[in-house]
Molecule: transfer RNA
Organism: Candidatus Dojkabacteria bacterium
RNA sequence: GACUCCAUCGUAUAGUGGUUAGUACAUCGCCUUCUCAGGGCGAGAACCGGGGUUCGAAUCCCCGUGGAGUCA
Numbered sequence: 001g002a003c004u005c006c007a008u009c010g011u012a013u014a015g016u017g018g019u020u021a022g023u024a025c026a027u028c029g030c031c032u033u034c035u036c037a038g039g040g041c042g043a044g045a046a047c048c049g050g051g052g053u054u055c056g057a058a059u060c061c062c063c064g065u066g067g068a069g070u071c072a
Stems, first nucleotide, its partner, number of pairs: 001071007010025004018055001027043006048064005
């Protein structure tokens, strides 16, 4: 330098163009317990940036940024 893949709560991960963006762990609150652990119930928390297509984009397209890989 060329090409391919990836980027979503704190972490991991799901998401066929239309739902309040889901789940697990973690965190916080309440209950349970003499206390802790465990268990039950609940809460907060995310789509890498910009542009385009579309009635509608996390999802499709382009550019950029970052990461991984292959080739040179």